This is a predicted structure of an 80-nucleotide RNA (c-di-GMP-I riboswitch aptamer) from an uncultured Desulfuromonadales bacterium. It was read from a public genome assembly, where an Rfam model found it.
[in-house]
RNA sequence: CCCCGACAAAGCCAACCUCUCUGUGAGGAGGGGGCGGAAAGCGGCGGGUCUUUUUGAAAGAAGAUGGCCGAGCUGCCGAA
Repeated sequence: CCCCGACAAAGCCAACCUCUCUGUGAGGAGGGGGCGGAAAGCGGCGGGUCUUUUUGAAAGAAGAUGGCCGAGCUGCCGAA
């Protein structure tokens, strides 16, 4: 340094429920609790899923999701 990831140490994030705000919607932001997570850090690039919309249909357009998967960039700690 790489792989790896401990009943280690110090911190970090927050599914879901709930309250408030916001969006036509999928969803998003903040407070409380805390399922879980070693990339549950970053960015929608490819696929998936979801929403809105156009169309007779096929299909297209615009969005959402990074806590679905792949690839990319970056990163804390150090036992076996």